RNA sequence: GGCCUCAUCGUCUAGCGGUUAGGACACGGCCCUUUCAAGGCCGCGGCAUGGGUUCGAGUCCCAUUGAGGUCA
Repeated sequence: GGCCUCAUCGUCUAGCGGUUAGGACACGGCCCUUUCAAGGCCGCGGCAUGGGUUCGAGUCCCAUUGAGGUCA
């Protein structure tokens, strides 16, 4: 340098182009308990960046950035 794959809450991960982007762990609050742990309920928090296609994009297309793989 060419090609391929990937990028979603703090972490891991789901999400046939269409209802408010879901779950687990973590974190915060409450309940329970003499207290802690465990358990229950609630909350917090996210689509790498910039364009395009479309009535509508996390999803499709292009570029860029980053990560991984492969060929030389």